Predicted 3D model of a 71-nucleotide RNA (transfer RNA) from a Lachnospiraceae bacterium. Lineage of the source: Bacteria > Bacillati > Bacillota > Clostridia > Lachnospiraceae. Its Rfam family is "tRNA". It is annotated as a transfer RNA.
[in-house]
RNA sequence: GGUGCCAUAGCCAAGUGGUAAGGCGUGGGUCUGCAAAACCCUGAUCGCCGGUUCAAAUCCGGCUGGCACCU
Numbered sequence: 001g002g003u004g005c006c007a008u009a010g011c012c013a014a015g016u017g018g019u020a021a022g023g024c025g026u027g028g029g030u031c032u033g034c035a036a037a038a039c040c041c042u043g044a045u046c047g048c049c050g051g052u053u054c055a056a057a058u059c060c061g062g063c064u065g066g067c068a069c070c071u
Base pairs, nucleotide, nucleotide: 001070002069003068004067005066006065007064010024011023012022018054027041028040029039030038047063048062049061050060051059
């Protein structure tokens, strides 16, 4: 220098055009004499900037960061 892949909540992770699932953790509550356990509740401008579209996490372009391969 070239090619490909990845970026979604504190962590893991699904979703591939129609208002973003789930698990762990955090916080609050119920229960208990106090706890633990159990149960309920609690959160995301989807890496950034543009474009397409009635509508974008999703499609397209650029940028940033990470990984792999080639040279």